[in-house]
Parts: sequence; C1' cells; structure tokens
RNA sequence: UCCUGAUUAAGCCAAAUCCGCUGUGAAACGGAGACGGAAAGCCACGGAUCUCAUGAAGACCGCCGGGUUGCCUGG
Repeated sequence: UCCUGAUUAAGCCAAAUCCGCUGUGAAACGGAGACGGAAAGCCACGGAUCUCAUGAAGACCGCCGGGUUGCCUGG
C1' cells in the first nucleotide's frame, strides 16, 4: 500500500420504544434501551422517501449510488 471479514480476539456504532428538550413539521439533540451494522464515520453530489410556510425551502447518509477519511484480525 492492497485484499479480507460480524466473528476467532479487543474495541466501536446503535434500531424500535420510552422520558426530556427544540422545531409549524419531517426530524434533530440528551438519557435509558439494543434491532442490527465491517465503515450503521463524515459529505445533501445524484436518485428515492418524507415535511410544509409550496420555495432560491427543509428533513433524511441505519434507503440506493457516488465522494472522502479511518480501526482491528488474517493474508
């Protein structure tokens, strides 16, 4: 540097739901909680879906694709 992989190991993230809080809302954030995940890290760039004040708008990357960065086992 490249390939590999949810298990052999050590770790990591964290669904639904509930509580609090912000927002018109989709939803975000914090806590509890684990359905799952080898990028379930980040980016709204393309498509999909959703929201409504219908616009030069917003949400969402754990929907798909793309870009970009990285840890560990083994090769």

The RNA shown here (c-di-GMP-I riboswitch aptamer) has 75 nucleotides and comes from Desulfococcus sp.
The sequence was found by an Rfam model in a public genome assembly.